SAM riboswitch aptamer (S box leader) from Robiginitalea sp. SC105, 140 nucleotides, folded computationally. The coordinates come from a structure-prediction model, not an experiment, and the mean pLDDT is 75. The source organism's lineage runs through Bacteria, Bacteroidota, Flavobacteriales, Flavobacteriaceae and Robiginitalea. Rfam family: SAM riboswitch aptamer (S box leader). Rfam describes the family as follows. The SAM riboswitch is found upstream of a number of genes which code for proteins involved in methionine or cysteine biosynthesis in Gram-positive bacteria. Gene Ontology term of the family: regulation of gene expression.
[in-house]
């Protein structure tokens, strides 16, 4: 590098050097950026993966193992703009559209409905997986 398993809508920003980018890629959008992008470097923090401390369970007892249990931050990563910034693919649901049916009206029409359908192709919200991706921790 690859696999595995979890997590991704919360949280947390000053200084400095730097000099134009940048929000992983591609392709649209919407931002952020000389009121100073990236990268690096110092302090702060933020959060609880890993982890410490108790406690339960499994054990004759200890150890190992396990908990969606309690507190905790000293150390290992990580992370401190926006939803992983959003969209792309694939199902659903509404809308939509087409037909039915009822209501009102002489009619043109209008108004409903928990009724039926919608192969391909478009639009628009709402949700939910998949693909990518990041971060951990194990593997190796």
């Nucleotide at each position: 590098a690859a696999g595995u398993u979890a997590u991704c809508a919360a949280g947390a920003a000053a200084g400095g050097u730097g000099g134009a980018g940048g929000g992983a890629u591609u392709a649209g959008a919407c931002c952020c950026a000389g009121u100073g992008a990236a990268a690096c470097c110092u302090u702060a923090g933020c959060a609880a993966c890993c982890c410490u401390u108790u406690c339960c369970c499994u054990u004759u007892u200890a150890a190992c193992g396990g908990g969606c249990a309690a507190a905790g931050a000293a150390g290992g990563u990580g992370c401190u703009a926006c939803a992983u910034u959003c969209u792309a693919u694939c199902c659903g649901g509404c809308a939509a559209c087409c037909g039915g049916c009822c209501c009102u009206g002489u009619a043109u029409a209008g108004g409903g409905c928990g009724c039926g359908g919608u192969g391909c192709a478009c639009u628009g919200c709402c949700a939910g997986g998949a693909c990518a991706g990041a971060u951990a921790a194990c593997c190796a």